[in-house]
Overview: Predicted 3D model of a 541-nucleotide part of an RNA (large-subunit ribosomal RNA, domain I) from Pedomonas sp. V897.
Context: one part of a larger RNA
RNA sequence: GGUAUUUGGUGGAUGCCUUGGCAUGCACAGGCGAUGAAGGACGUGGCACGCUGCGAUAAGCUGCGGUGAGGUGUGAGCAACCUUUGACCCGCAGAUCUCCGAAUGGGGCAACCCAUCCUCACCUUCAAAUCACUGUCCAGUUGAUUGCUGGAUGGCGGUUUGGGGGUUGAGGAUAUCACCGAGUGAAUACAUAGCUCUGGUGAGGCGAACCCGGGGAACUGAAACAUCUCAGUACCCGGAGGAAAGGACAUCAACCGAGACUCCGCUAGUAGUGGCGAGCGAACGCGGACCAGGCCAAUGCCGCUGAGGGAGUUACCAGAAUUACCUGGAAAGGUAAGCCGGAGCGGGUGACAGCCCCGUAUGGGAAGGCGACCGAAGCGGAUACGAGUAGGGCGGGACACGUGAAAUCCUGUCUGAACAUGGGGGGACCACCCUCCAAGCCUAAGUACUCGUGCAUGACCGAUAGUGAACUAGUACCGUGAGGGAAAGGUGAAAAGCACCCCGAUGAGGGGGGUGAAACAGUCCCUGAAACCGAAUACCU
Numbered sequence: 001g002g003u004a005u006u007u008g009g010u011g012g013a014u015g016c017c018u019u020g021g022c023a024u025g026c027a028c029a030g031g032c033g034a035u036g037a038a039g040g041a042c043g044u045g046g047c048a049c050g051c052u053g054c055g056a057u058a059a060g061c062u063g064c065g066g067u068g069a070g071g072u073g074u075g076a077g078c079a080a081c082c083u084u085u086g087a088c089c090c091g092c093a094g095a096u097c098u099c100c101g102a103a104u105g106g107g108g109c110a111a112c113c114c115a116u117c118c119u120c121a122c123c124u125u126c127a128a129a130u131c132a133c134u135g136u137c138c139a140g141u142u143g144a145u146u147g148c149u150g151g152a153u154g155g156c157g158g159u160u161u162g163g164g165g166g167u168u169g170a171g172g173a174u175a176u177c178a179c180c181g182a183g184u185g186a187a188u189a190c191a192u193a194g195c196u197c198u199g200g201u202g203a204g205g206c207g208a209a210c211c212c213g214g215g216g217a218a219c220u221g222a223a224a225c226a227u228c229u230c231a232g233u234a235c236c237c238g239g240a241g242g243a244a245a246g247g248a249c250a251u252c253a254a255c256c257g258a259g260a261c262u263c264c265g266c267u268a269g270u271a272g273u274g275g276c277g278a279g280c281g282a283a284c285g286c287g288g289a290c291c292a293g294g295c296c297a298a299u300g301c302c303g304c305u306g307a308g309g310g311a312g313u314u315a316c317c318a319g320a321a322u323u324a325c326c327u328g329g330a331a332a333g334g335u336a337a338g339c340c341g342g343a344g345c346g347g348g349u350g351a352c353a354g355c356c357c358c359g360u361a362u363g364g365g366a367a368g369g370c371g372a373c374c375g376a377a378g379c380g381g382a383u384a385c386g387a388g389u390a391g392g393g394c395g396g397g398a399c400a401c402g403u404g405a406a407a408u409c410c411u412g413u414c415u416g417a418a419c420a421u422g423g424g425g426g427g428a429c430c431a432c433c434c435u436c437c438a439a440g441c442c443u444a445a446g447u448a449c450u451c452g453u454g455c456a457u458g459a460c461c462g463a464u465a466g467u468g469a470a471c472u473a474g475u476a477c478c479g480u481g482a483g484g485g486a487a488a489g490g491u492g493a494a495a496a497g498c499a500c501c502c503c504g505a506u507g508a509g510g511g512g513g514g515u516g517a518a519a520c521a522g523u524c525c526c527u528g529a530a531a532c533c534g535a536a537u538a539c540c541u
Stems, first nucleotide, its partner, number of pairs: 001540009015526001016490002020461002022458007029450002031206002039100003042055003046078002049075003061094006070082003105114003115174007122166010133155009176203005181197004210241001211239005221228001225275001251258002262289005272280002293442003296386001301381005308374002312370003316364003322337005338355002340344001346358003391415008401427001422437005477484002497525001500512004
């Protein structure tokens, strides 16, 4: 040095576990905000670093309801306290709620700086009135007085009122825009435009997706590329709602008829369209989901508000039934004998529990909040049935339809009818025929989505998985910034977390000893693979 066996170290795979995730179903909710949101900064505890909660009333204050013995959140302890005169906790309502943030008095490098006005308070000063005390002088009173009375003139203090001032304090107002109202008011007489208002009302910002509208790519595909495609997609902007949009035929159909809109399955990858390439791609009709029709001078009808009623919901309450022995550290296991069940879903308990605990089936429950739905009453309802419209020319866009034979719809521009004895459509156009009535408005349900709440489920994951995050996670860390973005779970049933002794440096670490079922479960702690590093023994060189 090698080989083999044994035994350790290191390491953290594997197994088992789950506080966390993922997905789906049903129900609910679908908003919050100038009464200052979302989100933050800074504070706040006896000691107080993070998280959580809260806001100078600061892990909290008040009321009502529930509950009933413990409690003062957590990592994580100690101290000091609270509590059956009901604490803590749970539900509902209220109070407080610094500063920033739409942030809105002005500014600003967010959480800071600087104002003006009003009100109140406080301080100060001046004036007046009044009250109390007091000094001096004079007069009166008395036999006399320092006493008493009156007058004059001062001082100090209090109260009230008024004025001025303030490096003071508290509260309030002061942004912009729109509409309404009031005032004022040109050219220009009435008027209007405009201007002013610390008059009134409203808006503003945030929010996961869904929705409507205004704009609107490119990579890509066409095996290159330009029409075309990707795609009216991504993205930007505006706006709304719990849904939105659409909607009550100037629609289709085909000579039979249907009867608003929306969504789904077919029709059908059909008819078409298309450098007739790549591709794009209907409708009629049928079957379903759901169904609802109204209004435009009103008693009808519709919309809005809405007294009141109100299921349900937001804490909770009751809730059946088992013992003995055996093994074991521990019984829920085994054996034996029972019991309940409208409850043998599930979880916990020292191993696997219907009958130990929490629950579960079932039944009950609200002072207060929310509240589907019902709904008295109140308020409101438009040049009044649709003209610069329909149609036409030019240029575009939308329709499955790329200008095509191109109807239909929209309109930038130029034009421009008829008036029910009328007009639109039926895919150029004409006739006949059929059908409908534009240029006003509203409309539930069926449909889409899930930031969120509750319940339930899983041939979903089980710590390199499942969310990036089971742990101080959008943290640490990286980046000027936009942004990027981790690693990291498990002692034990219970800390019983090793008193005491020894070695050692008053160490680290270890050896005894004790606890425990186990310490080769000792906090780097379940199991503890392999690589890698030792030791012992045997053999070989």